[in-house]
Context: one part of a larger RNA
Molecule: small-subunit ribosomal RNA, central domain
Organism: uncultured Gammaproteobacteria bacterium
RNA sequence: CUGGGCGUAAAGCGCACGUAGGCGGUUUGGAAAGUCAGAUGUGAAAUCCCAGGGCUCAACCCUGGAACUGCAUUUGAAACUAUCAGACUAGAGAUUGGGAGAGGUAAGUGGAAUUCCGAGUGUAGAGGUGAAAUUCGUAGAUAUUCGGAGGAACACCAGAGGCGAAGGCGACUUACUGGACCAAUACUGACGCUGAGGUGCGAAAGCGUGGGGAGCAAACAGGAUUAGAUACCCUGGUAGUCCACGCCGUAAACGAUGAGAGCUAGUUGUCAGCAAGCAUGCUUGUUGGUGACGCAGCUAACGCAUUAAGCUCUCCGCCUGGGGAGUACGAUCGCAAGAUUAAAACUC
Numbered sequence: 001c002u003g004g005g006c007g008u009a010a011a012g013c014g015c016a017c018g019u020a021g022g023c024g025g026u027u028u029g030g031a032a033a034g035u036c037a038g039a040u041g042u043g044a045a046a047u048c049c050c051a052g053g054g055c056u057c058a059a060c061c062c063u064g065g066a067a068c069u070g071c072a073u074u075u076g077a078a079a080c081u082a083u084c085a086g087a088c089u090a091g092a093g094a095u096u097g098g099g100a101g102a103g104g105u106a107a108g109u110g111g112a113a114u115u116c117c118g119a120g121u122g123u124a125g126a127g128g129u130g131a132a133a134u135u136c137g138u139a140g141a142u143a144u145u146c147g148g149a150g151g152a153a154c155a156c157c158a159g160a161g162g163c164g165a166a167g168g169c170g171a172c173u174u175a176c177u178g179g180a181c182c183a184a185u186a187c188u189g190a191c192g193c194u195g196a197g198g199u200g201c202g203a204a205a206g207c208g209u210g211g212g213g214a215g216c217a218a219a220c221a222g223g224a225u226u227a228g229a230u231a232c233c234c235u236g237g238u239a240g241u242c243c244a245c246g247c248c249g250u251a252a253a254c255g256a257u258g259a260g261a262g263c264u265a266g267u268u269g270u271c272a273g274c275a276a277g278c279a280u281g282c283u284u285g286u287u288g289g290u291g292a293c294g295c296a297g298c299u300a301a302c303g304c305a306u307u308a309a310g311c312u313c314u315c316c317g318c319c320u321g322g323g324g325a326g327u328a329c330g331a332u333c334g335c336a337a338g339a340u341u342a343a344a345a346c347u348c
Base pairs, nucleotide, nucleotide: 004319005318006317007302008301012316014201015200016199017198021194022193023192025088026087027086028085029084030083033081034080035077036076037075038074039073040072041071042070049065050064051063052062053061054060091191092188093187094185095184096183097182098181103177104176105175106174107173108172109171110154115149116148117147118146119145120144121143125136126135162169163168206247207246208245209244210243211242215241216240220236221235222234223233258315259314260313261312262311263310266293267292268291269290270289271288272287273286274285275284276283277282278281297304298303321348322347323346330341331340332339333338
């Protein structure tokens, strides 16, 4: 390489858009590049194979045949692929009308709670724990009432619920804006799928500059615990958490399951629509999502099972014993932290 694989054994890029490339619906005709058939030429000799012969045999040698699976020219065939011209509507898109949604961005607003400040009442404790202590408090704490400041997060609703490509998204209002779904259609006419490179997005932590800082809280300090306690528990507490702009580009970025298409029993819940029926709030049907169970089938088993891990097709990515190692070196990127790419010796 072939072959075999990728939910959990090694293996699906975190996700999308998209270049090249690969693949691609129905139908008519042309041409004949691939394809198939015939013919001609060529395919040196030796070698290989077959038959026969020569050295006493064999190796070896000689003669003849076959073969040289190839290439070129030429004559045809036209199913399939490609190509050219035309037609179509089942894929894809489009138009109109709807309703749903924590989809995104920006601005504004709101209430509860914590903390702090001021004032009132009030007096000796409060806090914390397994028990304590550090800590706060007669300079009046804790508790309680009123007023104010500021930051962050949005209880109930809330659901196996919804939306988004993923990361993710949850108070309310407004503005701008993306996508999906349903119903109808007399429009376009294959415009499609995937996607090496590439580009963009991408939790948390971290980094840069400038703000902000209530609560929480790495580091740090103290108190406990303990043989010790650089911890678990407690009292404090700085980065950070928040905002703007710019980096970083990683996660058990998980459904540990790439994207798209077709086909293959059902039962039941729920979300968003639509249609019909009537008993007017139910039933039935249907489309799209999201769950539970379950047949065939698959699987090493667990389990999956129309949201497949079933049966097939197209395209991409990835795997090839454990350790060494996702490391070294080199390269690219980054302010750095580091990220990406990625070995070998050696060893079992």